[in-house]
RNA sequence: CGGCAGGCCUAAUACAUGCAAGUCGAGGGGUAGAUUUAACUUCGGUUGAAUUGAGACCGGCGGACGGGUGCGUAACGCGUAUGCAACCUACCCAUUACAGGGGGAUAGCCCGGGGAAACUCGGAUUAAUACCCCAUAGUAUUAUUGAUUGGCAUCGAUUAAUAAUUAAAGAUUUAACGGUUAUGGAUGGGCAUGCGUGCCAUUAGCUAGUUGGUGAGGUAACGGCUCACCAAGGCAACGAUGGCUAGGGGUUCUAAAAGGAUGGUCCCACACACUGGUACUGAGACACGGACCAGACUCCUACGGGAGGCAGCAGUCAGGAAUAUUGGUCAAUGGGCGAACGCCUGAACCAGCCAUGCCGCGUGCAGGAUUAAGGCCCUACGGGGCGUAAACUGCUUUUACGGGGGAAGAAGGGCGCCACGUGUGGCGUUUUGACGGUACCCCGUGAAUAAGCACCGGCUAACUCCGUGCCAGCAGCCGCGGUAAUACGGAGGGUGCGAGCGUUAUCCGGAUUUAUUAGGUUUAAAGGGUGUGCAGGCGGGUAUUUAAGUCAGGGGGGAAAGCCCCCCCCUCAACGGGGGGACUGCCUUUGAUACUGGAUACCUUGAGUGCAGUUGAAGUGGGCGGAAUGUGUGGUGUAGCGGUGAAAUGCAUAGAUAUCACACAGAACACCGAUUGCGAAGGCAGCUCACUAAGCUGCAACUGACGCUGAGGCACGAAAGCGUGGGUAGCGAACAGGAUUAGAUACCCUGGUAGUCCACGCCGUAAACGAUGGUCACUCGCUGUCGGCGAUACACAGUCGGCGGCCGAGCGAAAGUAUUAAGUGACCCACCUGGGGAGUACGCUGGCAACGGUGAAACUCAAAGGAAUUGACGGGGGCCCGCACAAGCGGUGGAGCAUGUGGUUUAAUUCGAUGAUACGCGAGGAACCUUACCUGGGCUAGAAUGUGAACGCAAUCCCCAGAGAUGGGGAGUUCUUCGGACGUGAAACAAGGUGCUGCAUGGCUGUCGUCAGCUCGUGCCGUGAGGUGUUGGGUUAAGUCCCGCAACGAGCGCAACCCCUAUUCUUAGUUGCCAGCAUGUUAUGAUGGGGACUCUAAGAAGACUGCCUGCGCAAGCAGAGAGGAAGGAGGGGACGACGUCAAAUCAUCAUGGCCCUUACGCCUAGGGCUACACACGUGCUACAAUGGCAGGUACAACGGGUAGCAAGCUAGCAAUAGCAAGCCAAUCUCAAAAACCCUGUCUCAGUUCGGAUUGAGGUCUGCAACUCGACCUCAUGAAGUUGGAAUCGCUAGUAAUCGCGCAUCAGCUAUGGCGCGGUGAAUACGUUCCCGGACCUUGUACACACCGCCCGUCAAGCCAUGGAAGUUGGGUAUACCUGAAGAUGGUUGCCGUAAGGCGCUGUUUAGGGUAGAACC
Repeated sequence: CGGCAGGCCUAAUACAUGCAAGUCGAGGGGUAGAUUUAACUUCGGUUGAAUUGAGACCGGCGGACGGGUGCGUAACGCGUAUGCAACCUACCCAUUACAGGGGGAUAGCCCGGGGAAACUCGGAUUAAUACCCCAUAGUAUUAUUGAUUGGCAUCGAUUAAUAAUUAAAGAUUUAACGGUUAUGGAUGGGCAUGCGUGCCAUUAGCUAGUUGGUGAGGUAACGGCUCACCAAGGCAACGAUGGCUAGGGGUUCUAAAAGGAUGGUCCCACACACUGGUACUGAGACACGGACCAGACUCCUACGGGAGGCAGCAGUCAGGAAUAUUGGUCAAUGGGCGAACGCCUGAACCAGCCAUGCCGCGUGCAGGAUUAAGGCCCUACGGGGCGUAAACUGCUUUUACGGGGGAAGAAGGGCGCCACGUGUGGCGUUUUGACGGUACCCCGUGAAUAAGCACCGGCUAACUCCGUGCCAGCAGCCGCGGUAAUACGGAGGGUGCGAGCGUUAUCCGGAUUUAUUAGGUUUAAAGGGUGUGCAGGCGGGUAUUUAAGUCAGGGGGGAAAGCCCCCCCCUCAACGGGGGGACUGCCUUUGAUACUGGAUACCUUGAGUGCAGUUGAAGUGGGCGGAAUGUGUGGUGUAGCGGUGAAAUGCAUAGAUAUCACACAGAACACCGAUUGCGAAGGCAGCUCACUAAGCUGCAACUGACGCUGAGGCACGAAAGCGUGGGUAGCGAACAGGAUUAGAUACCCUGGUAGUCCACGCCGUAAACGAUGGUCACUCGCUGUCGGCGAUACACAGUCGGCGGCCGAGCGAAAGUAUUAAGUGACCCACCUGGGGAGUACGCUGGCAACGGUGAAACUCAAAGGAAUUGACGGGGGCCCGCACAAGCGGUGGAGCAUGUGGUUUAAUUCGAUGAUACGCGAGGAACCUUACCUGGGCUAGAAUGUGAACGCAAUCCCCAGAGAUGGGGAGUUCUUCGGACGUGAAACAAGGUGCUGCAUGGCUGUCGUCAGCUCGUGCCGUGAGGUGUUGGGUUAAGUCCCGCAACGAGCGCAACCCCUAUUCUUAGUUGCCAGCAUGUUAUGAUGGGGACUCUAAGAAGACUGCCUGCGCAAGCAGAGAGGAAGGAGGGGACGACGUCAAAUCAUCAUGGCCCUUACGCCUAGGGCUACACACGUGCUACAAUGGCAGGUACAACGGGUAGCAAGCUAGCAAUAGCAAGCCAAUCUCAAAAACCCUGUCUCAGUUCGGAUUGAGGUCUGCAACUCGACCUCAUGAAGUUGGAAUCGCUAGUAAUCGCGCAUCAGCUAUGGCGCGGUGAAUACGUUCCCGGACCUUGUACACACCGCCCGUCAAGCCAUGGAAGUUGGGUAUACCUGAAGAUGGUUGCCGUAAGGCGCUGUUUAGGGUAGAACC
């Protein structure tokens, strides 16, 4: 762009305007007008004749079709199949017979009147195919009487006779047309019937013309259709009645089918026409564009009265998410009238509007890469994408535009002629197209005129960047978004579809998720509490019969369109045409007879009866018994009893408790007793009697299918509860008191009322459970027990009926079940359909009540649930371990100080670490520096590094300003093998950041935990998650090892291999050592020598439960065992499985992303990190006599040292200083070890303890000790007298205690950290408890896993629902009053010749009014 189709689903709301049903003069009277003409004329015209002739009128036919809508209707309305022996049918067709005579009116016209109008009244006159009367008439109608024949019950058909009744129309004339009667046909209708055709039972009873009969009336016709009388019926659980909803079918959508949903266009039938009622006319109507009445509404009005009905076509308002032009034509098709021409036709055919749907077509095709540049996007910065896309070249021309040609749809009709069979055909001629100059064809021009929408996390085809930062937003479901969003928004790119694409709504599907096909009910929702039993459903064997079901053949019917197949036509397709199939159902007929059903006869096995035996806590009523408890009385007896975790309330000197005797009362029945028995279930327990019921077994005498199940119904039905009357010992809701507790309306204790008990009557529910309905049949085994039979039997096997356990097949989601099925089948009943709301509300019903039965919805959630699995958890269980407890020793918590942290403060007190696993931690050393913080002053390619032209005036030194950084000035002028080295260094390129994110990361680390665990392959088991192995029995420090085992092996862990240490040996002896020999010294391995020893440092040996004894299958365990330096891992270290804590660290380092760039970078001075009401952690020193002080005197090891350690000497009280040997170290040095030991002193005190604090004076390091260093000396001499609740470490060379060294470092706030050695204990019964951990097992509603999950109440607001005093509306009935039009009956009045009409009146009825109820 074109073709084909569709287009108010809502207000059956209201409608302006126009059109949608007329036609016939060949039925009739007849006119206005026009034309021609004649006469007259006052020249205006008048009259007559002829032709033509509108409108209106009488009459005929048609307005009952066509067109619209779906209100009503749950109905013979529709569908389907039949019937009418109970009927009608205009026009049409065929056949039959006929049309004679007469009459009076009335429209119109004319005259007059009323009214605003609509309209109407009176008078005169007139026609007909209008109306009436008479005649004729039959196969018509009615009555009576026959005959023949048929059927389907009433009856029908044919025919005969007699009697009675009823017809007609003409026009034009050549012929045709029309009229009347009758029969038949065709068409169209009417009525009746079987079957089918919504929801609600929280609608269960409905009905008086109701059901039937007789008679009459009425109708085209049957019929309570109507009426009179008679009878009392009729309908209903197979759903009456009522309520709500809805037009039905062919079809349409969907689905594999069965179904489910649907009823727009087209077709069929129905209903309706403003609402309600009514009839008239007519062949046909109770009539969409007719009438009457009533009502509502609208309009006109002169206020008296009138008019109207778009659910016809257009159109308007309204309503709504939403639906078109006030178009053209009768050319075709069809309809009405007409003889015809023709007229009418908003039926119809066309056109217009709308991407509303379906179908078709196009918006170009080919070539063209430096895959240009630009742009946009991505990027690993190399590049890549949009992209051959564009430009450009060539080609094509559907479409568009311009020009030209140009249909089919037309058949008929008129006229003329011809033919004959007289209404048909042929020929000739003429004429008819709204659409439309449209479709289509040709030519020309030129890529020219033509692309969007949605989406891109999964489902689901399609991915990146930026922005945003649980915001904004998305979302069909799951779910995205809290700084790296393929999910939000944008962009680039991509995907899908394409003149469309998305959204929304609705229906079906998927959904075997209402299950007929085709589901379930132990635990997921679901078996009725149990029995009995009416209806219903289902039902044993044999024979005969029937043929309802069933099956087969034939016939009818199943409209057309649609659907399916084939063919054909529009260029294709959609659309359309032809043929066939299908339409599974229904009716009828002929047959078959296995099965089911019906009928008949019989049978015994199902069922029942009988006889005999037997069993039991089966039921009902009565009688009796003992123990216990309580109470009373009496006795003995004395101070408590009782009760609890512990107590108290309570009882008791008025004599309790205890104990004895007697008496009384009520309730329940120990032992037997059981995994037992009985019963339908609920349930039933001392003994005994009576009555009643049942089961089982045996026999096989009797009946002869009598059976099973069972909606409603009926009966029974624990406990609690209710009513009346009794009874009441114990127990014991409520209640009271005492305890417990934060509270304790509880658990515990002391009391105690109803109740529990009995009788009678209610209630009718339970986890009324086997969470498993009943009956029958069948289907592996083992075992126990109860009751029978059989048997001589306490044995053994058999058999029937019960009650149990275990297991197989099968079943089951699994757990499980398994002859007592949850298996395999049959039949019947009950029940279920996501969770909550809720077994609630309302209604009904039962109940005295309590409450029961039946039993929703709104709303809300995306689950609720079952079984099993792995974990985790438990104030679950078992077993085991650990300085976990216990047993011990010493501490912390109190004091002072040191140090870290919190807090506070501050310009800043930089940052991080925060339960265990932060807090003497990062920091193994903050006066400056460090330093990241603060204040101030400065720099901007920057403070550092690389490349680097150039320079050798650079570097360096000096002076000035300044707090310094820095700035200014001066001096200065490298080496060289000439290659260069060194230094400076412009520009440029790479800056820099201790800024953020440890929840983007790497690496490293802590912790569980040096705990013994964590896994894999293959196999096996399980539907699966998963299990097994890895569990079990032992053993170990250990998943260490052994044994067993559907497991067999393996890996990461454990252990071992590595280091230190304990013993010995070998080798080697310097700087180490020195026994013997020698030298020397006051003295010293000082020296010569030596390798014996110590030691050093390399190698080796050694320990393995190897040996013995005992236990044990083994692994292994035990022993004052032997031997040995060491004994069962000798001691210590390094070493840390899978994983957990989003554990810590972006400030060691590295690093993604983000952020800053004259600053969040860099330099610099000063300050701060050292603050101080306070709180906490970790330490040091103490509080003293096992001590302090003074003096004397021994014995280590690990380590460090040249910007260093420093002997020694000198000075100083000392820190230290001066001088100075040695040593880069087994050589020299730090270096004195200290506790210890010996002697003396102090004598229990705030001290000769303790040393803080403070004053003064010094020393040292360092540019510099003010903020803010350490040390020395003198002086000062605080708190503190062993530390509350609580809490930490340690099991042997350990704790405790004593000193020494080192790293960092100029120095040092080190009492810290890391090492070293000296002295050197106590205790462990044991595993109940606390903490942590391992394994097995159990429960679980937990799984971010108990720090879990989760329940109830509550302010305010909002949503939905129930109730509610009331208020309002509605439909449907009932009673009474009134009662239009119409119909019908009557009628003595009036009109008319008559037909008939008017008036009056009875009945009926729409509507209206009044009243009281019920319902919604």